[in-house]
Molecule: c-di-AMP riboswitch aptamer (ydaO/yuaA leader)
Organism: Micromonospora thermarum
């Protein structure tokens, strides 16, 4: 540098740095995607005891074992991810984390906020079989 992957995290168009041209960090505007908040109906039978509060982002939620029991390691699982244009089915390789709000939040039109990050793969006549579509 080119090609791919996870993930909302990507795309346009303008500006400045003596002049002019190109290009471009920032910074402005737009357009997309992606999260929160936040009516009406709707959910909310009753009693009784107990607590260690609820709730959000994401696939990441549950269950056992086994220690040196703070935690940590292991098995497995609900869910996910890739296999180089889509579906579907078989096969194989992988995750199955983390972190944020701050006693506070059901769905929710309108209207309000916010984000547009990080982080990784590699040569394999690029796993097979069907369908569909579109291209030449």
């Nucleotide at each position: 540098c080119g090609c791919g992957c996870c993930g909302a995290c990507c795309c346009g168009c303008u500006c400045a740095a003596u002049c002019g041209c190109c290009g471009c960090a920032u910074g402005g505007c737009g357009a997309a995607c992606c999260g929160g908040g936040g009516a009406c109906c709707c959910a909310u039978g009753u009693g009784c005891a107990c607590c260690u509060g609820g709730g959000g982002u994401g696939a990441a939620u549950c269950c056992g074992c086994g220690a040196u029991c703070u935690u940590c390691g292991u098995g497995g699982u609900a869910g996910g991810g890739c296999g180089u244009a889509c579906u579907u089915c078989c096969c194989g390789c992988c995750c199955g984390a983390a972190u944020c709000c701050g006693u506070c939040a059901g769905c929710u039109a309108a209207c309000c906020c916010g984000g547009u990050a990080g982080g990784c793969g590699g040569u394999g006549u690029c796993g097979g079989a069907a369908g569909g579509a579109g291209u030449u």